RNA sequence: GGGGUGUUGGCGCAAUGGUAGCGCAUUGGAUUCCAGACCCAAAGGUUGCGUGUUCGAUUCACGUACGCCUCA
Numbered sequence: 001g002g003g004g005u006g007u008u009g010g011c012g013c014a015a016u017g018g019u020a021g022c023g024c025a026u027u028g029g030a031u032u033c034c035a036g037a038c039c040c041a042a043a044g045g046u047u048g049c050g051u052g053u054u055c056g057a058u059u060c061a062c063g064u065a066c067g068c069c070u071c072a
Stems, first nucleotide, its partner, number of pairs: 001071007010024004018055001026042004048064005
C1' cells in the first nucleotide's frame, strides 16, 4: 500500500429501512436480625465522526478515524 471485518448505555452483545432491546453491573423497594441469593421497579444511548439516498437510517451509499485479520 491492496482486500476483508468490527465500532451501539459502565462492560459483553442483539436489532436485515418503521418509536434501539437483552444479560451483567449500578440505584431504589420487597424479603432478612444483618448480609447474600431470589423477586419487583428505575436510571443510564445524540448507534465512532461527517455527508448523502429516503416520508423515515443502527441498517443503504461515499468519505474519514481507530482496532483486528489477511495479501504483498
Transfer RNA from Chloropicon primus, 72 nucleotides, folded computationally. The RNAcentral record of the sequence draws on GtRNAdb. Taxonomically the source falls in Chloropicon (Eukaryota, Chlorophyta, Chloropicophyceae, Chloropicaceae). Its Rfam family is "tRNA". The coordinates come from a structure-prediction model, not an experiment, and the mean pLDDT is 83. It is recorded under the gene name tRNA-Trp-CCA-1-1.